[in-house]
Context: one part of a larger RNA
C1' cells in the first nucleotide's frame, strides 16, 4: 500500500447527483395510538413503561402418592403481590421493524430483459367493441387430420382500456366496417351485325359493332369504448385592463366536464403563496396548455410498492477531518 472490520474529542449531513455506505431502530407484556378511509384498514401507526436474581405471601391448571371421604403430603406449569441483593450493563449473547409528513405513477398479490434495467413496462379482476349456430369463428397443416372441444353464445376467438368511486362532450366529411339495391361503371364466357384473307366453290382461317354478363368500385344510408378530427380575424363596458356581447370567414364539428408550467410549458429559475438564514428541485395556487382532456380513457383515491420526488425527527467517520487497533493480502526467504 490493498482488502475485511473495531472504536473514537468536538460537531451531527456541513458530505453526495442523491444519507451511497455505515451507524441507529430491534424480543416479550403493559399503556396508548392522528389525519384518512372502499369502514377491512391504517397500526408493531407514532409515543412511552416494564423486564435479572433471591425470599414471604398469594390465585388458577394439571398430576403422583396416602387416604372409605372431607383432605393431606408432594411434583410440573402458568400469573399476582410485597421485600430484599448484585453489576456500567438484567430482551446482559446471538437472532432481531428506525420512524414520521407530502407528491407522481401503478389499484392490489403477481411477472419480465438467465448474463448492466424488476420499473410508472407486463399481467390483472373489471368495463366495452366485433366475430361465431357448430363439419362455429379461429389457429396449425399443399392434404389427410388436430387444436378450439369431448365445449355450445352465462360459450369459443379477437381488438382496446385496465379494481371499486363519479364521468366517458361535440363531428360521419374523409378512411375502415355494416346495410342496401334502382342506376352508372365493369373481366371471362355468351351472342354475332360488318370487315378482311384464301379457294373454281364447298369451306376454312381472321377480325369484330349491338345485346347479355358477377363480385368490386360509383352511389344510397348507417356506424366513434372504429382509424381518426374537435378553427381565424376584427370590433365593443363611464380611469385603466378585460370582454358576457357584436360583425365576418371557413368548417364534417370546432375541444365540453375535468385536470393544467403537469413523467405533458418552448418563453421558463413564468407570477404569486408555502417551506429554508439561503431553494433552477418540492408543495399549493393561477390559467397566455409553444403542442391537456376524456376506454392510445378523464378526474379523484383508501390500501399495497426492493418504484421516482421533496422536507423532517432520531442516528452516526458521509463529511469538517483525520487517528489508533485487529485479521488477511501486498514484501522477503521456502
Nucleotide at each position: 500500500c490493498c482488502u475485511u472490520c473495531g472504536u473514537c474529542a468536538a460537531g451531527g449531513a456541513a458530505c453526495u447527483c442523491g444519507g451511497c455506505a455505515a451507524a441507529a431502530u430491534g424480543g416479550c407484556c403493559c399503556c396508548g395510538u392522528a389525519a384518512c378511509u372502499u369502514c377491512g384498514g391504517g397500526a408493531c401507526a407514532a409515543g412511552g413503561g416494564g423486564c435479572g436474581c433471591c425470599c414471604u405471601c398469594u390465585g388458577g391448571g394439571u398430576u403422583a402418592c396416602c387416604g372409605c371421604a372431607a383432605g393431606g403430603u408432594g411434583g410440573c406449569u402458568u400469573g399476582g403481590a410485597g421485600g430484599g441483593c448484585c453489576g456500567c450493563a438484567g430482551a446482559g449473547a446471538a437472532a432481531c421493524g428506525g420512524c414520521u409528513c407530502a407528491a407522481g405513477c401503478g389499484a392490489c398479490u403477481g411477472u419480465u430483459u438467465a448474463c448492466c434495467a424488476a420499473a410508472a413496462a407486463c399481467a390483472c379482476a373489471g368495463g366495452u367493441c366485433c366475430c361465431u349456430g357448430c363439419u362455429a369463428a379461429c389457429c396449425c397443416g399443399a392434404a389427410a387430420g388436430g387444436g378450439g372441444a369431448c365445449g355450445u353464445a352465462u360459450a369459443g376467438g379477437g381488438g382496446c382500456u385496465g379494481a371499486a368511486a363519479c364521468c366517458u362532450g361535440g363531428c360521419c366529411a374523409c378512411u375502415g366496417c355494416c346495410g342496401g339495391u334502382a342506376g352508372g361503371u365493369c373481366a371471362a364466357g355468351g351472342a354475332g351485325a360488318g370487315g378482311g384473307g384464301u379457294g373454281c366453290a364447298a369451306g376454312c382461317c381472321c377480325u369484330g359493332a349491338a345485346c347479355u354478363g358477377a363480385a368490386g368500385c360509383c352511389c344510397c344510408g348507417g356506424u366513434g369504448a372504429a382509424g381518426g378530427c374537435c378553427g381565424g380575424c376584427c370590433g365593443u363596458a363611464a380611469c385603466u385592463a378585460u370582454a358576457a356581447c357584436g360583425g365576418u370567414c371557413c368548417u364534417a364539428a370546432g375541444g365540453u366536464a375535468g385536470c393544467g408550467a403537469a413523467a405533458u410549458u418552448c418563453c421558463u429559475u413564468g407570477u404569486c403563496g408555502g417551506g429554508u438564514a439561503a431553494g433552477u428541485u418540492c408543495c399549493g395556487a393561477c390559467g397566455c396548455g409553444c403542442a391537456u382532456g376524456a376506454a392510445a380513457g378523464g378526474u379523484a383515491c383508501a390500501a399495497c410498492g426492493a418504484c421516482u420526488u421533496g422536507a423532517g425527527c432520531g442516528c452516526u467517520g458521509u463529511c469538517u477531518u483525520g487517528a489508533c487497533g485487529a485479521g488477511g493480502g501486498g514484501c522477503u526467504c521456502g
Model confidence (mean pLDDT): 89 of 100. Large-subunit ribosomal RNA, domain IV from a Candidatus Bipolaricaulota bacterium, 334 nucleotides, folded computationally. RNAcentral holds the full RNA, with entries from ENA.